[in-house]
RNA sequence: CCAGAGGGUCGGGCGGCCGCGGCCCCGUUUUCGUAACGGGGGCGAGGAAAGUCCGGGCUCCACGGAACAACGGUGCCGGCUAACGGCCGGCGGGGGUGACCCCAGGGAAAGUGCCACAGAAAGCAAUCCGCCGGUCUUCGGGCCGGUAAGGGCGAAAGGGUGCGGUAAGAGCGCACCGCGGGCCCGGCAACGGGAACGGCACGGCAAACCCCACCGGGAGCAAAACCGAAUAGGGGCGGCACAUGGGCCUUGUUCCGGCUCGUCGCCCGGGUUGGUUGCUUGAGGGGCGGAGCAAUCCGUCUCCUAGAGGAAUGGUCGCCCAGGCGGAGCAAUCCGCCGGACAGAACCCGGCUUACAGACCCUCUGGCGCU
RNA sequence: GGCCCCAUCGUCUAGCGGUCCAGGACGUCGCCCUUUCACGGCGAAAACACGGGUUCGAGUCCCGUUGGGGUCACCA
Numbered sequence: 001c002c003a004g005a006g007g008g009u010c011g012g013g014c015g016g017c018c019g020c021g022g023c024c025c026c027g028u029u030u031u032c033g034u035a036a037c038g039g040g041g042g043c044g045a046g047g048a049a050a051g052u053c054c055g056g057g058c059u060c061c062a063c064g065g066a067a068c069a070a071c072g073g074u075g076c077c078g079g080c081u082a083a084c085g086g087c088c089g090g091c092g093g094g095g096g097u098g099a100c101c102c103c104a105g106g107g108a109a110a111g112u113g114c115c116a117c118a119g120a121a122a123g124c125a126a127u128c129c130g131c132c133g134g135u136c137u138u139c140g141g142g143c144c145g146g147u148a149a150g151g152g153c154g155a156a157a158g159g160g161u162g163c164g165g166u167a168a169g170a171g172c173g174c175a176c177c178g179c180g181g182g183c184c185c186g187g188c189a190a191c192g193g194g195a196a197c198g199g200c201a202c203g204g205c206a207a208a209c210c211c212c213a214c215c216g217g218g219a220g221c222a223a224a225a226c227c228g229a230a231u232a233g234g235g236g237c238g239g240c241a242c243a244u245g246g247g248c249c250u251u252g253u254u255c256c257g258g259c260u261c262g263u264c265g266c267c268c269g270g271g272u273u274g275g276u277u278g279c280u281u282g283a284g285g286g287g288c289g290g291a292g293c294a295a296u297c298c299g300u301c302u303c304c305u306a307g308a309g310g311a312a313u314g315g316u317c318g319c320c321c322a323g324g325c326g327g328a329g330c331a332a333u334c335c336g337c338c339g340g341a342c343a344g345a346a347c348c349c350g351g352c353u354u355a356c357a358g359a360c361c362c363u364c365u366g367g368c369g370c371u
Numbered sequence: 372g373g374c375c376c377c378a379u380c381g382u383c384u385a386g387c388g389g390u391c392c393a394g395g396a397c398g399u400c401g402c403c404c405u406u407u408c409a410c411g412g413c414g415a416a417a418a419c420a421c422g423g424g425u426u427c428g429a430g431u432c433c434c435g436u437u438g439g440g441g442u443c444a445c446c447a
């Protein structure tokens, strides 16, 4: 210098004028509860506020308890965390020359199911062609037997390579590699390593049913509480029941316990649709020190300012900062024009995922050149 | 705001993971029939929202996006 890998930060700045939404203060009018108007001060979107995909806090479901089942989710090991499908570290597999990246990564020697087409054969293995032996022959071949080494089909054909062996072959024998269950060693573990044994017997799919382990009650701030207003717990149809019974206790069943006396479903009709709280300080951010490889945790200091309702944060001008285009100029540079990504809080928090013009910083890898 | 559902020719739809180059109806277009139109007959064009993953194989299974829909007849 070129090409790349990983991580982090910012995501326009300053000023003038006009405007919008809350909060506080002052003044005037006031029906003295407030309301209206005017003035002033201070505050006012994000890293994703988004998708609503996970996990929690919070609130309610009239007060429930236990067991089993169903349903849903997660899935290598260890750690972190309030919790998680998140994060960190490791293991195994795959990719890359490398920095590094990707993996829903338990179980197929419990069971069921599927493996289309092609192919002789697709899951207790099998002979289509070929090869070898025997036998018959009209010399084209037929029949019987052996053979999974070769051809062919396929995503997949019952270990791979080599030597020996054989009529031809075959773990039939041997060496190496792979595989299997047990043993020893290291590691908390996933797992790794080692020597001997076994001739190979157990194909794939569980993001098919399923098995195993673990987790999960449901709903959501339009939750919910209080005040005010309103009010008739109205009518019709159908089902069940009328008490040794029915209904309810928020997935089902059973048991125990509790509440209630008509209950359930559908349809028609009527009333209120105002205010306050919940509402933002919280598992919060930053600096420093310590423990730890890290995620994270502990101590200390400091900062802590949208909270409103169908919903406010915008417009314009000037300068600067990046960026693009055009012109002048040998060049430095100057002039003009355009122009600022994705996107807008709605109870809050921890994550994931998705969108994003551009700028900056740190660490590392490969190649080339120079010293 | 929350919650929930759906996506296949122009429209309505079918489609146990496998000859699916995706079937049917209506519609469109062309030809035949008819003096002409209609009816009828024959034929053609026309679709799995997008991107990944699992699998030998995906319209179908899983994940993520995108778009659309329900709404006091889902929620005060």
Stems, first nucleotide, its partner, number of pairs: 001367010012320007020044002023041007046342001050353002053351005058220004064256006071216005076090005091105001092103004106211002111209002113205003128151002130147007159177006178200001179198002183194004224277004234268007245261005284303008321340001323338006372446002374441005381397004389427001399415005420436005

Predicted 3D model of RNase P RNA and transfer RNA as a complex of 447 nucleotides. The coordinates come from a structure-prediction model, not an experiment, and the mean pLDDT is 76. It holds a member of the Rfam family "Bacterial RNase P class A".